[in-house]
The prediction has a mean pLDDT of 80. c-di-GMP-I riboswitch aptamer from Variimorphobacter saccharofermentans, 88 nucleotides, folded computationally. It matches the Rfam family "c-di-GMP-I riboswitch aptamer". Rfam's curators write: GEMM was predicted in a large-scale screen for bacterial structured RNA regulatory elements.
C1' cells in the first nucleotide's frame, strides 16, 4: 500500500415506538429507545419501492376515480467516493 476476512479490542451509528416540530402526503430534523449493522459513513447516478400537492384526463351536482414526480428513500439493490482495528 493491495485484497479477504470478523476471532478479538478500542469505539461508531441506531430499527420499530413514544414525544415535539416541518411537509399536501411519503418522509425528515431533534430528544428518548435500541431491532440490528464492517461501513447501517458520504454521494439522487441507474433501476426498484413509496407518496401524489401542483398538472392533465375520466365521470358527475358537489365530489370521487384514474395518469404523473419536478418529491421521497443509501437501514432496498448496484455504482462512485472515503475510513477504524486484527490477521494473511
Nucleotide at each position: 500500500u493491495c485484497u479477504u476476512u470478523u476471532u478479538a479490542a478500542a469505539g461508531g451509528c441506531a430499527a420499530a415506538c413514544u414525544u415535539a416540530u416541518c411537509g399536501a402526503a411519503a418522509g425528515g430534523u431533534a430528544a428518548g429507545g435500541g431491532c440490528g449493522c464492517a461501513a447501517a459513513g458520504c454521494c439522487a447516478u441507474g433501476g426498484a419501492u413509496c407518496u401524489a400537492a401542483a398538472g392533465g384526463a375520466a365521470a358527475c351536482c358537489a365530489u370521487u376515480u384514474c395518469c404523473c414526480a419536478u418529491g421521497a428513500c443509501c437501514g432496498c439493490c448496484a455504482g462512485g467516493c472515503u475510513g477504524c482495528u486484527a490477521a494473511g

Record summary:
Taxonomically the source falls in Variimorphobacter (Bacteria, Bacillati, Clostridia, Lachnospirales).